[in-house]
RNA sequence: GCGAAUAUAGUUCAGUUGGUAGAACGCUACCUUGCCAUGGUAGAGGUCGCGGGUUCGAAUCCCGUUGUUCGCU
Numbered sequence: 001g002c003g004a005a006u007a008u009a010g011u012u013c014a015g016u017u018g019g020u021a022g023a024a025c026g027c028u029a030c031c032u033u034g035c036c037a038u039g040g041u042a043g044a045g046g047u048c049g050c051g052g053g054u055u056c057g058a059a060u061c062c063c064g065u066u067g068u069u070c071g072c073u
Stems, first nucleotide, its partner, number of pairs: 001072007010025004019056001027043005049065005
């Protein structure tokens, strides 16, 4: 230099060829217990890496760009 994969909640990851952003663990509150742990209920937490474009509508499609990983030269 060329090519590929990947980036979504604090962490690990889903998201069905465009139509309300989710799960588990973690966190907070409450219930349970003399306390802790376990268990139960509820809740908070996201500019979907970044910037543009297409569209009534984009995590999803297109272009550019950044980080990480792998391959080729």
Background
The RNA shown here (transfer RNA) has 73 nucleotides and comes from Weissella cibaria KACC 11862. Its mean pLDDT, the model's own confidence on a scale to 100, is 80. It was read from a public genome assembly. Its Rfam family is "tRNA". The family's RNA type in Rfam is transfer RNA. Its family is annotated with triplet codon-amino acid adaptor activity in the Gene Ontology. Lineage of the source: Bacteria > Bacilli > Lactobacillales > Lactobacillaceae > Weissella cibaria.